Predicted 3D model of a 73-nucleotide RNA (transfer RNA) from a Tepidisphaeraceae bacterium. The same sequence occurs in records of 2 taxa. It matches the Rfam family "tRNA". The family's RNA type in Rfam is transfer RNA. The coordinates come from a structure-prediction model, not an experiment, and the mean pLDDT is 82. The organism belongs to Tepidisphaeraceae, within Bacteria.

RNA sequence: GGCAGUAUAGCUCAGUUGGUAGAGCGCGGGAUUCAUAAGCCCAAGGUCACUGGUUCGAAUCCAGUUACUGCCA
Repeated sequence: GGCAGUAUAGCUCAGUUGGUAGAGCGCGGGAUUCAUAAGCCCAAGGUCACUGGUUCGAAUCCAGUUACUGCCA
C1' cells in the first nucleotide's frame, strides 16, 4: 500500500425481512437469615464508534472517517 472483519449497558455478547434496543454477569435496593453466602424479587444503567445520505421510519441499507484484528504484498 491492497483486501476482509469487528465497533451495541461497567464486562461478555445477542438483535433474523428496516418498525418502541435486549440477555447473562456485575453494581444498587427489597425480602429471607441471629448474621453472611447461595438462590428469589425489583430497579437503575445506552449520543447502537463518528459524519453524511436513502427512507414515513435506520443498530440494521449506502458512502466516507476513526480505532482495533486478520490476510496479501